[in-house]
Order: sequence, then structure tokens, then C1' cells
RNA sequence: CCGAGCUUAGCUCAGUUGGGAGAGCGACGGUUUGUAACACCGUAGGUCGCCGGUUCGACUCCGGCAGCUCGGA
Repeated sequence: CCGAGCUUAGCUCAGUUGGGAGAGCGACGGUUUGUAACACCGUAGGUCGCCGGUUCGACUCCGGCAGCUCGGA
């Protein structure tokens, strides 16, 4: 320098016919217990990497930029 993939909650990730933002783990509170653990119930937590475009409507489509990973020269 060229090409490809990825970026969503604290962590690991799902979500592609464009219309509801989610799961597991973790955190916090409660129930239970002599205490703790396990189990069960509940709560909080997100500018969906950034900027712009298309659309009635964008995590999703298009363009640019950034970061990470891989391949090639």
C1' cells in the first nucleotide's frame, strides 16, 4: 500500500424481508437459611464506534472516518 471481517449493557454475544433494543454471566435488592452457598423473584445498566446520506421510519441499506483482527504484496 491492497483486500476481507468485526465494533450492540460492566463481560461474552444474539438481533439482515428496515417498524418491539434483547439473552447469558456479573452488579444491586428481596424470598429462603442459624450463617453462607444453591435456588427463585425483581431492579438498574445502552448516544447500537463516529459523521453524513437514502427512507414515513435505520442496529439493519449506502458513503466517509476511527479502532481491532486476519490475509496479500

Transfer RNA from Pseudozyma flocculosa PF-1, 73 nucleotides, folded computationally. The coordinates come from a structure-prediction model, not an experiment, and the mean pLDDT is 80.